Predicted 3D model of a 75-nucleotide RNA (transfer RNA) from a Patescibacteria group bacterium. The sequence is in RNAcentral, with records from ENA and MGnify. NCBI's taxonomy places the organism under Bacteria, Bacteria candidate phyla. Its Rfam family is "tRNA". About the family: Transfer RNA (tRNA) molecules are approximately 80 nucleotides in length. The coordinates come from a structure-prediction model, not an experiment, and the mean pLDDT is 82.
RNA sequence: GGACGGUUAGCUCAGUGGUAGAGCAUCUCUUUGACGUAGAGAGGGUCGCUGGUUCGAUCCCAGCACCGUCCACCA
Numbered sequence: 001g002g003a004c005g006g007u008u009a010g011c012u013c014a015g016u017g018g019u020a021g022a023g024c025a026u027c028u029c030u031u032u033g034a035c036g037u038a039g040a041g042a043g044g045g046u047c048g049c050u051g052g053u054u055c056g057a058u059c060c061c062a063g064c065a066c067c068g069u070c071c072a073c074c075a
Base pairs, nucleotide, nucleotide: 001071002070003069004068005067006066007065010024011023012022013021018055026042027041028040029039030038048064049063050062051061052060
């Protein structure tokens, strides 16, 4: 330098145009003598950044940044 994949909640990941979700974790309540387990509920997100297309973008397009894999090059 080239190709491909990835970036979404604290962590691991879904979601492929129409109100952003799950599991774990955190907090509250119930259950227990207590802890744990179990059950119910709550909080938590500028969807990597910028621009474009669209009535509408996490989703499509372009550029950039970062992470990973492979290939190539080099004096």